Source information
RNAcentral holds the sequence, with entries from ENA. The RNA shown here (Bacterial RNase P class A) has 383 nucleotides and comes from an Alphaproteobacteria bacterium. The model forms 96% of the base pairs in the Rfam consensus.
RNA sequence: UCAGAAAAUCGGAUGACCGCUCGCGUGCUUUAGGGCUUGCGGGAGGAAAGUCCGGGCUUCAUGGAAAUAUGGCGCCGGGUAACGCCCGGGCGGCGCGAGCCGACGGAAAGUGCAACAGAGAACAGACUACCUUGUGGAUUUCGGUUUACAGGGAAAAGGUGAAACGGUGCGGUAAGAGCGCACCGCGGGACUGGUAACAGAACCGGCUAGGUAAACCCCGCCAGAAGCAAGACCGAAUAGGAACCGCAUAUCAUGCAUUUCCACAUGGUGGUUCGGGUUGGUCGCAUGAGGUGCGCGGUAACGGGCAUCCCAGAUGAAUGGUCAUCGCUCUUGCCCGUUAAACGGCGGGAGUACAGAACCCGGCUUAUAGAUUUUCUGAUAUU
Numbered sequence: 001u002c003a004g005a006a007a008a009u010c011g012g013a014u015g016a017c018c019g020c021u022c023g024c025g026u027g028c029u030u031u032a033g034g035g036c037u038u039g040c041g042g043g044a045g046g047a048a049a050g051u052c053c054g055g056g057c058u059u060c061a062u063g064g065a066a067a068u069a070u071g072g073c074g075c076c077g078g079g080u081a082a083c084g085c086c087c088g089g090g091c092g093g094c095g096c097g098a099g100c101c102g103a104c105g106g107a108a109a110g111u112g113c114a115a116c117a118g119a120g121a122a123c124a125g126a127c128u129a130c131c132u133u134g135u136g137g138a139u140u141u142c143g144g145u146u147u148a149c150a151g152g153g154a155a156a157a158g159g160u161g162a163a164a165c166g167g168u169g170c171g172g173u174a175a176g177a178g179c180g181c182a183c184c185g186c187g188g189g190a191c192u193g194g195u196a197a198c199a200g201a202a203c204c205g206g207c208u209a210g211g212u213a214a215a216c217c218c219c220g221c222c223a224g225a226a227g228c229a230a231g232a233c234c235g236a237a238u239a240g241g242a243a244c245c246g247c248a249u250a251u252c253a254u255g256c257a258u259u260u261c262c263a264c265a266u267g268g269u270g271g272u273u274c275g276g277g278u279u280g281g282u283c284g285c286a287u288g289a290g291g292u293g294c295g296c297g298g299u300a301a302c303g304g305g306c307a308u309c310c311c312a313g314a315u316g317a318a319u320g321g322u323c324a325u326c327g328c329u330c331u332u333g334c335c336c337g338u339u340a341a342a343c344g345g346c347g348g349g350a351g352u353a354c355a356g357a358a359c360c361c362g363g364c365u366u367a368u369a370g371a372u373u374u375u376c377u378g379a380u381a382u383u
Base pairs, nucleotide, nucleotide: 001379002378003377004376005375006374007373008372009371010370012326013325014324015323016322017321018320020043021042022041023040024039025038027036028035029034045354049365050364052363053362054361055360056359057227058226059225060224062263063262064261065260066259067258068257070223071222072221073220074219075089076088077087078086079085090104091102092101093100094099105218106217110216111215112212113211127158128157130153131152132151133150134149135148136147137146138145139144166184167183168182169181170180171179185207186205187204188203191200192199193198231283232282233281234280241274242273243272244271245270246269247268252267253266254265255264290309291308292307293306294305296303297302327352328351329350330349331348332347333346334345
């Protein structure tokens, strides 16, 4: 210098004018809720998005135990309120490398599936080619050679396929074959290292046991449902309803996926009292697994300590619009210098993304003009 890898950050600035919304205060007004005026202060994001996971919170008439169904998850260890998230490690794949990717339990419990091509697709298969036996033909130097048909051997060679029933080599054989041997692979039980996933060398087994579980299934773990339009309060009426008291009472019925068991609650009737919620309003609703800074522990995710800060809250839904100047990117013209390019100066034009809270947090995923920083890898050149 070129080509890459990983991680992190920013994502317009200033001013003027006209507005919007919230909080606190001032003044005027209204029976009151409130309305108007005016001053000060706050006012979108890294994803506010998709609503895909996990929680808080709320309601549903109930808690516990077991089983079933349904759905999800799935190497090991750790982190966390929790997770399908994150960190570290293992294994497999890709890359020269920095690094990246992985639904990564079980296929010798069972069932199913495999298009096309191919002779044959699961305890398979003889199309070509190979070896051999018999019969016939051709030829012959009478040893044989060759050819056709019929039978047998053989999975070593060719060819098909995503996949052909361990691979390579030597021996062996009529030709062949784990038939024998060596190495590799596979399997087995113990051993060693490691918390574990897993790894390692030795021994044994001649190979029996191909693939597919985002196919059924098996094993292990997790999960009640609905969601802030949850829900609570204020507020005409009716119906349903609630509480208390008296009487009565069934080894019956009901109780938020289903079933069973245990416990608990409710039920029928009479009386008294309460009560209801359409438009609308208030709360929920902004102090929280909170932000920032500095130490400590930990490889890290993260944990913990001290200090400090309060930072949007709309609901026909605020957070905006116009103008000016500047910045950044691209492009174009001129000038200076230069062999030329690059770089620099002046001017013109275009662009300045993705997108916008709606109960709140932790994640994941997706979108994003342009800019910046750090660490690392490979190649080339120079010293």
A source record names the gene rnpB. Model confidence (mean pLDDT): 75 of 100.